[in-house]
RNA sequence: AAAUGGCAAACCCGUCGAAAGGCGGGGACGCAAAGCUUCCGGUCUAAGGGCUACGGCCUACGACAGCGGGGUUGCCGAA
Numbered sequence: 001a002a003a004u005g006g007c008a009a010a011c012c013c014g015u016c017g018a019a020a021g022g023c024g025g026g027g028a029c030g031c032a033a034a035g036c037u038u039c040c041g042g043u044c045u046a047a048g049g050g051c052u053a054c055g056g057c058c059u060a061c062g063a064c065a066g067c068g069g070g071g072u073u074g075c076c077g078a079a
Base pairs, nucleotide, nucleotide: 006031007030011026012025013024014023015022016021029066035072036071037070039069040068041067042064043063044062048059049058050057051056
């Protein structure tokens, strides 16, 4: 290079959740790790807790691996 394939954003429906968001179905914007993992940074939410001028503010033990880095496993194939 080529080939067999894979995953599935937004949006819609169902469902779980306080929310962020997850899961299932439909659907494809994209993806060579868009497989897995919160170890580091970042972002989102704020139930509970704290504060309060009662307006709200702070806070992760919640979430995002399709925000970046790290770790780890791995398909085809030239060289």
A computed fold for a 79-nucleotide RNA from a soil metagenome, annotated as c-di-GMP-I riboswitch aptamer. The sequence is in RNAcentral, with records from MGnify. It matches the Rfam family "c-di-GMP-I riboswitch aptamer". About the family: GEMM was predicted in a large-scale screen for bacterial structured RNA regulatory elements. Model confidence (mean pLDDT): 90 of 100. The model forms 95% of the base pairs in the Rfam consensus.